The prediction has a mean pLDDT of 80.
Predicted 3D model of a 146-nucleotide RNA (SAM riboswitch aptamer (S box leader)) from an Alphaproteobacteria bacterium.
The sequence was found by an Rfam model in a public genome assembly.

[in-house]
RNA sequence: UGCUCAUCGAGACCGGCUGAGGGACAGGCCCAGCGACGCCGGGGCAACCAAUCGGGGCGGAAGGACUUCCUUCCCGCUUCCCGGGAAAGGUGCCAACUCCUGCGGUGGCGGAAGGCGCAAGCCCGAAGCCGGCCGAGAGAUGAGGA
Numbered sequence: 001u002g003c004u005c006a007u008c009g010a011g012a013c014c015g016g017c018u019g020a021g022g023g024a025c026a027g028g029c030c031c032a033g034c035g036a037c038g039c040c041g042g043g044g045c046a047a048c049c050a051a052u053c054g055g056g057g058c059g060g061a062a063g064g065a066c067u068u069c070c071u072u073c074c075c076g077c078u079u080c081c082c083g084g085g086a087a088a089g090g091u092g093c094c095a096a097c098u099c100c101u102g103c104g105g106u107g108g109c110g111g112a113a114g115g116c117g118c119a120a121g122c123c124c125g126a127a128g129c130c131g132g133c134c135g136a137g138a139g140a141u142g143a144g145g146a
Stems, first nucleotide, its partner, number of pairs: 001146001003144006013042005021031003025102004043094003048090002052084005057077004061072004098138001103135004107130003114123003
């Protein structure tokens, strides 16, 4: 750098240095000389990986039954799934849902313009709104492998 898989509505701040932009991109909306962003130190959050415990599953062994199987104070899992606790290891994270929306579909509210009608009214239904909903894309993080 690109690929695959999983997750992204929760959670977690102080000090020092520096000094102007920052929130990936665009639009919006925010943060920021009452010092943001970044860097360093400390603290914390979480539990992806590793480790650990339990269950399942798979494989083996023994026994039973007999071909579709069942049982076990038994063994193994480099591989798989689910759950619990801990936080000493590898990462990550500590404004705002990944801050929101970008592409496609769809629900509710809404009612412009138009049409029909003598009229009351009816039909059609655009914009806009709802932190709507579903999926995709992009991005971030972890793990694996190239």
Record summary: Taxonomically the source falls in Alphaproteobacteria (Bacteria, Pseudomonadati, Pseudomonadota).